[in-house]
Molecule: transfer RNA
Organism: Coraliomargarita sp.
RNA sequence: CGGGCAGUGGCUCAAUCUGGUAGAGCGCUGCUUUCGGGUAGCAGAGGCUGAGAGUUCAAAUCUCUCCUGCCCGA
Numbered sequence: 001c002g003g004g005c006a007g008u009g010g011c012u013c014a015a016u017c018u019g020g021u022a023g024a025g026c027g028c029u030g031c032u033u034u035c036g037g038g039u040a041g042c043a044g045a046g047g048c049u050g051a052g053a054g055u056u057c058a059a060a061u062c063u064c065u066c067c068u069g070c071c072c073g074a
Stems, first nucleotide, its partner, number of pairs: 001073007010026004020057001028044005050066005
């Protein structure tokens, strides 16, 4: 320098291909259970999706630029 993959709650990942209200597990908080803790059950909080712009009635999803990490090539 060229190419590819990835970036989404605290963590690990889905949803992208086929645009239409952003979900799961673990973790966290509260309650029940217990002498207390753990286990188990119930309820709840927490992210507008790496940054910006464009297309569209509508963008995590499509297009462009940039940033970060990993891999391949030179």